The part of an RNA shown here (small-subunit ribosomal RNA, central domain) has 350 nucleotides and comes from an uncultured Gemmatimonadota bacterium. Its mean pLDDT, the model's own confidence on a scale to 100, is 89.

Context: one part of a larger RNA
Order: sequence, then C1' cells, then structure tokens
RNA sequence: CUGGGCGUAAAGGGCGCGUAGGUGGCCCGUUAAGUGGCUGGUGAAAUCCCGGGGCUCAACUCCGGGGCUGCCGGUCAGACUGGCGAGCUAGAGCACGGUAGGGGCAGAUGGAAUUCCCGGUGUAGCGGUGGAAUGCGUAGAUAUCGGGGAGAAUACCAGUGGCGAAGGCGUUCUGCUGGGCCGUCGCUGACACUGAGGCGCGACAGCGUGGGGAGCAAACAGGAUUAGAUACCCUGGUAGUCCACGCCGUAAACGAUGGACACUAGACGUCGGGGGGAGCGACCCUCCCGGUGUCGUCGCUAACGCAGUAAGUGUCCCGCCUGGGGAGUACGGCCGCAAGGCUGAAACUC
Repeated sequence: CUGGGCGUAAAGGGCGCGUAGGUGGCCCGUUAAGUGGCUGGUGAAAUCCCGGGGCUCAACUCCGGGGCUGCCGGUCAGACUGGCGAGCUAGAGCACGGUAGGGGCAGAUGGAAUUCCCGGUGUAGCGGUGGAAUGCGUAGAUAUCGGGGAGAAUACCAGUGGCGAAGGCGUUCUGCUGGGCCGUCGCUGACACUGAGGCGCGACAGCGUGGGGAGCAAACAGGAUUAGAUACCCUGGUAGUCCACGCCGUAAACGAUGGACACUAGACGUCGGGGGGAGCGACCCUCCCGGUGUCGUCGCUAACGCAGUAAGUGUCCCGCCUGGGGAGUACGGCCGCAAGGCUGAAACUC
C1' cells in the first nucleotide's frame, strides 16, 4: 500500500467540546475542474507479446506488426461529483407555551444512629468467639434515664424507577445554573455529521498546604488458630476516609459493543409528555411522541447470542488490531512535587 477485522478469539479512544481535514438534503440555471466520447502530438532504441527469417535445435539474433496501460493539446457531451448564482423546507437551529428529574454549584437545615463528656439509678460483670483469650470494669464498667458536644452518612419512600456525555448523582429548604422531553408549526434557510492535533471533564487510591477527625480502617501491636500463620477470626489502632484550595489522569473508566443518519415482523411491562372517548375528579379505554426494560420473526453470528436501544441492511467520519512470551518492559521524548502517566521497541525464545 492492498485486504480482512474489533460484544466474549488480537482490536472501540474513559467521556465531551471543537480546529484542520473528510463527508453532505430537495429544485433550477450556469461553468466544465473531476468524469466520458472522438481526434492530434508524444510515449527513443533495446526489453515484452504476436507472425516470420538466420546460426543443425535452443539460448541468441534479424525483419515486420502490436503494445508501451502514461503525459500534453484540440473538440464535443453535461448524467454524476465539484465551483458559481438563485430558490425550497423534510436535516439542523431558534422562538413561544408546558413538563418530569438523586443533572451541576453555593448556602442553610431535620431526625435516627454512633461515640465522647457531665449527672442520676444500679452492681459484677461486660465484650468477643466455633470455643476462647487479649481488651474494658469495684478509681463503679456493661445496662438504663436526663443533659451537653462532635463528626460522618442520609433508614422507610426506593423501583431490571429517574437524571447526566462519561466519571457519577439520594434528608429537607432557598438561591444561581446546564441539558432533555412534549405541544404550537411562528422564525432562520443546509447553518449539517464526524473529527487527526488541541482544550476541558474525569471513580477509587495517592500527593502538597491548611483545617477536621464520630464511626470505619491499610500499616502496626496484641490475642487466638496452625506444623508454621508475616493470613482468614478477635481486641486495639495510625495514615486515610470528611472540608477548602492545588496536583495526579488511572480502572473489569464495561453494554468488555465509537459517533451520526436512513431502512427493516410482532408481543408485553415501565417512566415522562400530549390528543381523543367516558367520567365532577381520581381511575378506566384508546392513539401519538420521547426514554428505559423483557421476549421474539426475518436477518446476522464460529458458537454463545444480538434482534427498531442490532451484534440486521446501507452511507459518512474517527479510533484501534495483525501469533504467544520478552513487555506495556528498555531507550528517547513529553507531562508530574513524587508515586508514576502518555508515547513505545529490539535481541532472544516457542
């Protein structure tokens, strides 16, 4: 480069915004760059192919023809792609009216539980386990009642339920704020899709500075268990877990399934909105749009399975794979305070 692939075999970037680029709806006109027809020039010879000749054949060589798939010019065509001009509304966006929601940020706030402190009652145990022991307790524990403080998490509601691009998001209230969906078809008139680089977001753990620290709990200590027990069990317990600001940038960051559009049997559930019927309303019936599930036909698949939320049928764009180990290592570069991250080989070996 040409292919074949990427749910589970190697392979979808963790997610978004977006630059260049690639790709792009309907209609009319124009242009003629791409495209196509005809034609002219060129495409040296040798080589190559075909026919024939010469060395006894062949290799080799000579003659003739073809070809040299290309490039340049002229001319014609105008379907398709592109350029230019004019228009359209089915894509996209906007407006207006509604609507659901743990979407985000900040502030405030409730109750239950836990633990600590003070006081009352009360006395000999409590705790813990398979059984125990370490531990706590006559300096009065556990239990129980009253009072006070602290921090963290928000039972029930709660749901293959909702929201978010992903990570993720759950007491209640207020403020600020992003997106979605439905309805009306009023406005713009292709403004679109994707997206190498780039920029931003990004669980947990970890790092820096300062705070906070109830419970839990790496490390650590002790008690058990055991042949041993640097574990599993128990008693303690420090980082951390929490807050602010700044880093880190990883993950089984998973649907192990990139994004967008169109098309392709049905059945049932559920969430949000809307129309119609009946009804005062709740509720019920039915239909439409959007989300999320379960099953299933065609089709697809190596099978498992997927199946209008495709892994079906097509189109466009990006990322990635190319036997196992060595190795996500070494070296170099970039980033980071560090931990380390990103990029990413080879020898050798099977």